[in-house]
This is a predicted structure of a 71-nucleotide RNA (transfer RNA) from Candidatus Gottesmanbacteria bacterium RIFCSPLOWO2_01_FULL_43_11b. The organism belongs to Candidatus Gottesmaniibacteriota, within Bacteria. Its Rfam family is "tRNA". The coordinates come from a structure-prediction model, not an experiment, and the mean pLDDT is 83.
RNA sequence: GCGGGUGUAGUACACUGGCAGUAUAUCUCCUUCCCAAGGAGAAGAAGAGGGUUCGAUUCCCUUCACCCGCU
Numbered sequence: 001g002c003g004g005g006u007g008u009a010g011u012a013c014a015c016u017g018g019c020a021g022u023a024u025a026u027c028u029c030c031u032u033c034c035c036a037a038g039g040a041g042a043a044g045a046a047g048a049g050g051g052u053u054c055g056a057u058u059c060c061c062u063u064c065a066c067c068c069g070c071u
Stems, first nucleotide, its partner, number of pairs: 001070007010024004018054001026042005047063005
């Protein structure tokens, strides 16, 4: 330099053109003499920019970071 892949809550992963969800972590409450465990609830996210579309995390383009391969 060329090609391919992956970027989604603090972390690990789903989802897929129309409500973004699970586990865990965090916080609050309940339970307990206290802690742990358990139960209930809350907040928290689509790498960035642009385009297509009534509507984009999803499709297209560019770009950034990481990984793999080729040279």